The part of an RNA shown here (small-subunit ribosomal RNA, 3' major domain) has 468 nucleotides and comes from an uncultured bacterium.
Context: one part of a larger RNA
RNA sequence: GGCCGGGGGCCCCCCCAACCGGAGGACCAUGUGGUUUAUUUGGAAGCACCGGGAAGACCCUUCCCAGUUCUGGCCAUCCUUGGACCACUCUAGAGAUAGAGAUUCCCCUUCGGGGCCAAAGUGCCAGGUGGUCCAGGGUGUCCUCAUCUCGUGGCGAGAGAGGUGGGGAAAACCCCCCCACGGAGCCCACCCCUUAUUGUUAGUUCCCAUCAUUUAGUUGGGCGCUCUAGCGAGACUGCCGGUGACAAACCGGAGAAAGGUGGGGAUGACGUCAAAUCAUCAUGCCCCUUAUGACUUGGGCUACACACGUGCUACAAUGGGAAGUACAGCGAGUGGCGAAGUCGCGAGGUUAAGCUAAUCUCUUAAAGCUUGUCUCAGUCCGGAUUGUAGUCUGCAACUCGCCUCCAUGAAGUCGGAAUCGCUAGUAAUCGCGAAUCAGCACGCCGCGGUGAAUACGUUCCCGGGCCU
Numbered sequence: 001g002g003c004c005g006g007g008g009g010c011c012c013c014c015c016c017a018a019c020c021g022g023a024g025g026a027c028c029a030u031g032u033g034g035u036u037u038a039u040u041u042g043g044a045a046g047c048a049c050c051g052g053g054a055a056g057a058c059c060c061u062u063c064c065c066a067g068u069u070c071u072g073g074c075c076a077u078c079c080u081u082g083g084a085c086c087a088c089u090c091u092a093g094a095g096a097u098a099g100a101g102a103u104u105c106c107c108c109u110u111c112g113g114g115g116c117c118a119a120a121g122u123g124c125c126a127g128g129u130g131g132u133c134c135a136g137g138g139u140g141u142c143c144u145c146a147u148c149u150c151g152u153g154g155c156g157a158g159a160g161a162g163g164u165g166g167g168g169a170a171a172a173c174c175c176c177c178c179c180a181c182g183g184a185g186c187c188c189a190c191c192c193c194u195u196a197u198u199g200u201u202a203g204u205u206c207c208c209a210u211c212a213u214u215u216a217g218u219u220g221g222g223c224g225c226u227c228u229a230g231c232g233a234g235a236c237u238g239c240c241g242g243u244g245a246c247a248a249a250c251c252g253g254a255g256a257a258a259g260g261u262g263g264g265g266a267u268g269a270c271g272u273c274a275a276a277u278c279a280u281c282a283u284g285c286c287c288c289u290u291a292u293g294a295c296u297u298g299g300g301c302u303a304c305a306c307a308c309g310u311g312c313u314a315c316a317a318u319g320g321g322a323a324g325u326a327c328a329g330c331g332a333g334u335g336g337c338g339a340a341g342u343c344g345c346g347a348g349g350u351u352a353a354g355c356u357a358a359u360c361u362c363u364u365a366a367a368g369c370u371u372g373u374c375u376c377a378g379u380c381c382g383g384a385u386u387g388u389a390g391u392c393u394g395c396a397a398c399u400c401g402c403c404u405c406c407a408u409g410a411a412g413u414c415g416g417a418a419u420c421g422c423u424a425g426u427a428a429u430c431g432c433g434a435a436u437c438a439g440c441a442c443g444c445c446g447c448g449g450u451g452a453a454u455a456c457g458u459u460c461c462c463g464g465g466c467c468u
Base pairs, nucleotide, nucleotide: 007468008467009466010465011464012463016457020421021420022419026313028311029310030309031308032307033306034304035303064299065298066297067296069294070293073125078123079121080120081119083117088101089100090099091098092097106115107114108113127288128287130286131285132284136281137277139275140273142271148185149184150183155160165178166177167176168175192265193264194263195262197233198232199231200230201229202228203227207222208221211220212219236259239253240252241251242250243249315415319374320373322371323370324369325368331362332361333360336355337354341350342349343348381412386407387406389404390403392401428450429449430448431447432446433445
C1' cells in the first nucleotide's frame, strides 16, 4: 500500500421480507456424469460446465471404430519432359477405384517462343480437428458495480500520502459547499437505435369520409382518415409553492401524449480468475511423413442396472370434449411461397392461378365470447407405451427422421429436505413467425393477444461500494 475479520459506521441490489408462479415427486424431450462398447470422437466443470460451442449426427457433416485402398499425395509453388485435356459409354467392384471403348488436338506470336490446362519425373515440400491457451486475437466473470489513474506545485529521509478527504445530495468520483490544493484523462451521463404524441412532405401496391358503382375498395374518383417513411417539433426541474445553507438538490402542484436518466436496447473503465478456447481463425515450439496425412463402404456419436441439470405435458370443473363466432404483430418466399378447384377420415395427393412482393402466397391466430354436455371418478382427466395400416422428404428412413388414421390407454390425485424466477404491460398465460434446414424443434431468437398480486421495512442471509 492492499486483502481478510462470526471488528465498527454509512449506503445499494428481486439480497432478504411481502406477493405470484415454478422446479425438486410422474411420463417424455434434451444435455452431462457413470457404466458399457470394436467405437460409443474431442473439448466445456462452483457462481461464470450440463436444450452451452452444435442456427438442426440416417449418408454427407465426422473428428471415432471395423474393413477396402493411395503414397509427391485432396490441395499450393518452382524446375525438367512431352502435348493435349475435360466430358461420355460399357465391364468388374460395397464403393473409392481399375480395365476397355469411342471421341478430341487449345490460345497468342516478332515464328525464337510464351500462356492455359491436365499428365509424368525430380527435390525443396504438401498435409495433420496431432500436443502445448502458462504466447496472439476475440470471449466469460466480478459488473453497467462506480470506480481507476495522470502531470505541475506543496508534504514525507523513503516506501508513499494528499488530490480521491469532510458536510449535503444523487442512479452515478453526477453535482454543491468546505479543505494545500488548483487542474486533466478513462468510466458515468449526453450523443446513437427503438417505442410513446404531433406537424409537414409524399399517396402506390396502402386507405375509403363524401359522390357514383360492385358479390367484393371491385371500378371511377379522392388523399380527409388509417398507414407507410423522410424531415421537423416536443421534456429542459423550463414554470409555481414548500423544505434546504441564499447551494446542489428533494417534495408537492400546474400544464402536458409523455415528468424528473419517460420505457426498452446498443454501449462493459483500470484490472481479477496463468478463467475457457491451438477443434472458428491465426501462430511459435515439439511431434507424424507408404502415416497421427488422403479416399471410400458400413457402423458409431442415438448404447443403458443408474445419478444430476434444463425443459415439455399433466395430475383436472378458473377444467375436458362439441357446435357457432370475433380480434394481432414481427417476419419469410423464385431450385421458393403456393391460392381457388378436386380426391382422401387425415397426414397429404393432383391440377394449377398469382407473386422477385405495402399488389400474390405462407395466413383460418389461439386463449376469448355464445349455446348446450360431462358432475368429482384414475373419470368424456391424463396421454406414455405398444400393435397394425399409411403419408412426406431423400440414392437410402433397419440400426436412427417427422407426421397421420384406427386400436391400446402406463405413471400421475400438486410433489421430502433443500431450491429458482419475477417490481408493470412485468409475472403468469395464449398462440404466431423466422434462422439452421432436402427432411427433422418440447430448444433458440423474435412477435403480438389477455393481463395480475405485493414491496411494512433494511434486523437477518448472499453479493457489492465508501470511511475507519
Model confidence (mean pLDDT): 85 of 100. RNAcentral holds the full RNA, with entries from ENA. It matches the Rfam family "Bacterial small subunit ribosomal RNA". Its family is annotated with ribosome and structural constituent of ribosome in the Gene Ontology.